[in-house]
RNA sequence: GCGAGAUUAGUAUAGGGGCAGUACGUCACCUUCCCAAGGUGAAGGCGCCGGUUCGAUUCCGGUAUCUCGCU
Numbered sequence: 001g002c003g004a005g006a007u008u009a010g011u012a013u014a015g016g017g018g019c020a021g022u023a024c025g026u027c028a029c030c031u032u033c034c035c036a037a038g039g040u041g042a043a044g045g046c047g048c049c050g051g052u053u054c055g056a057u058u059c060c061g062g063u064a065u066c067u068c069g070c071u
Stems, first nucleotide, its partner, number of pairs: 001070007010024004018054001026042005047063005
C1' cells in the first nucleotide's frame, strides 16, 4: 500500500428497513431477625459524518479504532 471482518447498555452478545432484545451487573421494593439466595419493577445502548427512503441500528459512500490476510 491492497483486501476482508468487527464496532449495539457497565460487561458479554442477538437482531439487520417500521417502538432495539437477552444474560450478568446497577437501583428500588417484596421476602428474611440479618446476610446470601429468590421474586417484582425501573434506569441505562446502535463508533462518527453524509446519502437513499415516508421511515436507517439495518442498505450505500466516506471516516476512526481494533483484528486477520496479502505484498
Description:
Predicted 3D model of a 71-nucleotide RNA (transfer RNA) from a Patescibacteria group bacterium. Rfam family: tRNA. Rfam links the family to the GO term triplet codon-amino acid adaptor activity. The family's RNA type in Rfam is transfer RNA. Rfam's curators write: Transfer RNA (tRNA) molecules are approximately 80 nucleotides in length. The coordinates come from a structure-prediction model, not an experiment, and the mean pLDDT is 83.